[in-house]
Predicted 3D model of an 85-nucleotide RNA (Glycine riboswitch aptamer) from uncultured Marinobacter sp.
This record gives sequence, C1' cells and structure tokens, in this order.
RNA sequence: CAGCGGGAGAGACUGGCCCGGAGCUAUCUGUGACCAGCGCCGAAGGAGCAACUGCCCCGGAAACUCUCAGGCAAACGGACCGCUG
Repeated sequence: CAGCGGGAGAGACUGGCCCGGAGCUAUCUGUGACCAGCGCCGAAGGAGCAACUGCCCCGGAAACUCUCAGGCAAACGGACCGCUG
C1' cells in the first nucleotide's frame, strides 16, 4: 500500500423556501435539495502544550485539550485493532 473482518460518541431538532404526495382547495404531509437558527459529539483532516534548555524566543507527542473543518436514525464515512499478500 492492497484485500477481508471488527470499529465509539452526539437533535430522524426547529423555522423558511423549493420539490413531491394526499386533499373536502380550508389544509395536511415528507427517509428529499438548499438557506438560517439553537443544542450537542470527537475517532477523517486541522490546531494547542508538558518534559526537554541557566534564561528568553523558536522547536516540541498523544487516544489529552480545542471544535476551524467534519459529524449527530440506518447506510456511507470513521482514528485505531486483527488476519492475509
């Protein structure tokens, strides 16, 4: 690197608009696209630092911290782990 298997957390949230469906044309409705809002999660990626130095700057790891990005039914994805080549 490739194949196979395992692999957590957190609203199937609210509103608008479009589209689709139903309809008594009042309206109701959605495993859908987009936009906005609030809440939440950490295990793609990204960022931060302790020891280290006589001191300062710089440098400086992670499964820790942050939550920019990403994610919050299932599927997909997924750090990491196991087997095989």